This is a predicted structure of a 676-nucleotide part of an RNA (large-subunit ribosomal RNA, domain II) from a Brevinematales bacterium.
Its Rfam family is "Bacterial large subunit ribosomal RNA".
Its mean pLDDT, the model's own confidence on a scale to 100, is 87.
The organism belongs to Brevinematales, within Bacteria.
Context: one part of a larger RNA
RNA sequence: GCUUGCGAGUUACAGGCGGUUGCAAGGUUAAGCACUUCUGGUGCGGAGCCGAAGCGAAAGCGAGUCUGAAUAGGGCGUUUAGUAGCCGUUUGUAGACCCGAAGCCCGGUGAGCUAACCAUGGGCAGGUUGAAGUCCCGGUAAAACGGGAUGAAGGACCGAACCGAUGUACGUUGAAAAGUGCUCGGAUGACCUGUGGUUAGGGGUGAAAGGCCAACCGAACCGGGCGAUAGCUGGUUCUUUCCGAAAUGCAUUUAGGUGCAGCCUUGUGUAGUAAUACGUUGGGGUAGAGCACUGGAUCGGCUAGGGGACGCAAGUCUACCAACCCGAACCAAACUACGAAUACGACGUACGGUAGCACAGGAGUGAGAACGUUGGGUAUAAGCUCAAUGGUCGAAAGGGAAACAGCCCAGACCGUCAGCUAAGGUCCCCAAAUACCGCUAAGUGGAGAAGGAAGUGGAGGUGCAAAAACAGCCAGGAGGUUGGCUUAGAAGCAGCCAUCCUUUAAAAAGUGCGUAAAAGCUUACUGGUCGAGCACGUCUGCGCCAAAAAUGUCCGGGGCUAAGCGGUAUACCGAAGCUACGGACCUGCAGUAAUGCAGGUGGUAGGAAAGCGUUCUAUGUGCGACGAAGCCGGACUGUAAGGAACGGUGGAGCGCAUAGAAGUGAGAAUGCAAGC
Numbered sequence: 001g002c003u004u005g006c007g008a009g010u011u012a013c014a015g016g017c018g019g020u021u022g023c024a025a026g027g028u029u030a031a032g033c034a035c036u037u038c039u040g041g042u043g044c045g046g047a048g049c050c051g052a053a054g055c056g057a058a059a060g061c062g063a064g065u066c067u068g069a070a071u072a073g074g075g076c077g078u079u080u081a082g083u084a085g086c087c088g089u090u091u092g093u094a095g096a097c098c099c100g101a102a103g104c105c106c107g108g109u110g111a112g113c114u115a116a117c118c119a120u121g122g123g124c125a126g127g128u129u130g131a132a133g134u135c136c137c138g139g140u141a142a143a144a145c146g147g148g149a150u151g152a153a154g155g156a157c158c159g160a161a162c163c164g165a166u167g168u169a170c171g172u173u174g175a176a177a178a179g180u181g182c183u184c185g186g187a188u189g190a191c192c193u194g195u196g197g198u199u200a201g202g203g204g205u206g207a208a209a210g211g212c213c214a215a216c217c218g219a220a221c222c223g224g225g226c227g228a229u230a231g232c233u234g235g236u237u238c239u240u241u242c243c244g245a246a247a248u249g250c251a252u253u254u255a256g257g258u259g260c261a262g263c264c265u266u267g268u269g270u271a272g273u274a275a276u277a278c279g280u281u282g283g284g285g286u287a288g289a290g291c292a293c294u295g296g297a298u299c300g301g302c303u304a305g306g307g308g309a310c311g312c313a314a315g316u317c318u319a320c321c322a323a324c325c326c327g328a329a330c331c332a333a334a335c336u337a338c339g340a341a342u343a344c345g346a347c348g349u350a351c352g353g354u355a356g357c358a359c360a361g362g363a364g365u366g367a368g369a370a371c372g373u374u375g376g377g378u379a380u381a382a383g384c385u386c387a388a389u390g391g392u393c394g395a396a397a398g399g400g401a402a403a404c405a406g407c408c409c410a411g412a413c414c415g416u417c418a419g420c421u422a423a424g425g426u427c428c429c430c431a432a433a434u435a436c437c438g439c440u441a442a443g444u445g446g447a448g449a450a451g452g453a454a455g456u457g458g459a460g461g462u463g464c465a466a467a468a469a470c471a472g473c474c475a476g477g478a479g480g481u482u483g484g485c486u487u488a489g490a491a492g493c494a495g496c497c498a499u500c501c502u503u504u505a506a507a508a509a510g511u512g513c514g515u516a517a518a519a520g521c522u523u524a525c526u527g528g529u530c531g532a533g534c535a536c537g538u539c540u541g542c543g544c545c546a547a548a549a550a551u552g553u554c555c556g557g558g559g560c561u562a563a564g565c566g567g568u569a570u571a572c573c574g575a576a577g578c579u580a581c582g583g584a585c586c587u588g589c590a591g592u593a594a595u596g597c598a599g600g601u602g603g604u605a606g607g608a609a610a611g612c613g614u615u616c617u618a619u620g621u622g623c624g625a626c627g628a629a630g631c632c633g634g635a636c637u638g639u640a641a642g643g644a645a646c647g648g649u650g651g652a653g654c655g656c657a658u659a660g661a662a663g664u665g666a667g668a669a670u671g672c673a674a675g676c
Stems, first nucleotide, its partner, number of pairs: 001676006011094013026050003032044005054061002064076004097235002100232001104225006115199009124189001126158003129154001133150006162186003167182004201217001203213003238611006248261005262365002264362007273355001276350007288338001289336002294332003298328004303322001305321002307318004368393002371390007398409003413583004418579003424573003427558003433570001435568005445560001451545002455542005461536004472529005478502003483497003508523001512521002584601007612665001614662010630649004636643002
């Protein structure tokens, strides 16, 4: 891992509600007793309980009563249905659907592992060093002291056994639940070790690491309290039918729990109830707008005040700052002398057919998600967060978006090798147009901004132009003059000022380059040549650049110049949508019924309903050695759970009908046991 078997809402008592049966203004017995065909039944037993009257704190009164001064008002009652059993469902108390803690407490078992200690034994190759003391010699007044010898000390040295464990490799389903190899520390000591003994769980022992106390010790192990508790996780077993949520509000030692409400379901009852549309009528202060108010903010004018300059002062001046006021133009969630659309309330009418409301039983939900819209937060970030609003997912399959819960289309009862459509599509993959008119040349399409550009289409604007424009080419482009100033120089061309006059077809006191300054080149301007459009700007369509990422390019692919983009018309394709035909079920209406008509049948949590199957019991009725159950088989049957018949196997029990009772249905629980 697979297979087979086992495996989870039970039972008792009490309460609520519903159903059903008996009796009914009543209903009912409990313990107990007697009898009996004795796990049972029949009878007796009226104690007690519930109901038939309430109100008041009570005395008490009573269809009333309490309050009260009240014959007022108000509160609670009166206008009748209960009660006992059984069944269903739900709540409470119990382990209360099942499995699951870490832990807490009690009583015991452990020091044959390990920690420490006590008693008594054992062990430590070999080598090295050479303390004290002693002796001798030297030395001293005597000592001290020095040298030699002797001597043998040491938590001394090197190093086996022994004890340990520094580094590293291997091992890591190991040879081993801690080892092996190499290397390394101690090795006469606070050394190592045998045997016997002592200390015990909030206790021991600890040269102290929360270490060790029998292979997991921040409180051992075993048994018990014990089915501890678990607002947590997991699991919870047959079928079909009807309806079908929530992820919100308030509160919470509350936030992943719970209570009440909201939303779902079932039953009963009930009013032209709900929803929608139209009409009438309301309140409002949002969007927008506005600037009188509250604030912000700009320019100008006027003019207090201030600054600056001058002046002894008076005062004067000021292209400085600037309130109020005036003019102009603005900004605001916490500004408003204005003010919508929507939304919301009321009334009326229409439509509507229970969708509304009330009461009672049962819930689940109270982690929501992305998207569109309006806002807050953030950074006018987030697949971010919060509020509101809408549809969707959640709980929704189908078609489209290549793939893709939340986007677009559309809501799947079943069947059909029938038809029509939606979104989206119609060159091939791939069902359907190689339709029409324009645009694009960038593979733009098939990512992207500011900004940039004689890309190209459309529209309209202002000028110039056969009296010849625009571009090119040929020629001219002069004189006063090197204007004046400045300057070393300044001659059109460093800079400052001025910018005239003349000759002209035209020619600047000079557009750029250039020179030290000149010179030189060039432009404006003019003539000629040429011969038809030219120049500038505006709005707009589609394109271009801007444009860098990590494995191979990548529109879904092929590929496309239309098979891209805009527009237009017709046709077609396209879904579980709609239609057609057949069938099933549910609800309503009609009907005695058969049946007909209308509407409906996606679905998680969840509510409601009807069934299938298993074991046993009772009653009835059957089958079986001419072969029961079980098992195997295949082309039977029922909407389903399921159910027959037949054949084989098997070898002794087993069905069916009605009713009853449950150890009643398995795929999941890192489920339990066995087998493989």